[in-house]
Order: sequence, then structure tokens, then C1' cells
RNA sequence: ACCUUAUCAAGAGAGAUUGAGAGAACAGGCUCUAUGAAAUCCAGCAACCCAUUUAAGUUGGGUGCUAAAUCCUGCGGUAUAACCGGAAGAUGAGUU
Repeated sequence: ACCUUAUCAAGAGAGAUUGAGAGAACAGGCUCUAUGAAAUCCAGCAACCCAUUUAAGUUGGGUGCUAAAUCCUGCGGUAUAACCGGAAGAUGAGUU
């Protein structure tokens, strides 16, 4: 990197440094942001896996995550302010 599979409406910071952008990519919306974006550190959450405890998410570890449904739409269908499915994407585990 390809493929398979599960999940994606829950949860989590008035911290430190820093200083202008951010919400995956493209397009269209909408939104967050000097009352501090992104990043790093610390802190926290608890989804998957491994281990652990007599037992209990009890404890440790790996990955992940900490605005808004994966922020919404994009393709198809229907009973069309909506719903269902798909595609794409994200994360875990497995496979070649």
C1' cells in the first nucleotide's frame, strides 16, 4: 500500500508554549477562531486489540480520540424541509 471485517448521534481541557488559521481532498454550503486556529507538551476520554486480577473496564500496555452526526450536501431510491442505501473517508483488528 491492496484486500477483508467491525464501528462511526455516546465520552473527554476556562492547563502550558506558541501565534493565524481550522473543520481529510475537490466543489457548494455552513461553522469555529486574537474571549487564541493549527502544532507540541501535559491532562483527559474509553472504542478496538494484547496482557492482567479470585472477581469487577480491576490494572498495565499498543493504537485511537477530546466543536458541530464522519458538520451538511455531491451517487441511487422513496412516502422528498425527511428517510433508506451506496460511494468516499476515519479508526481498530486481520490478511497478502
Molecule: SAM riboswitch aptamer (S box leader)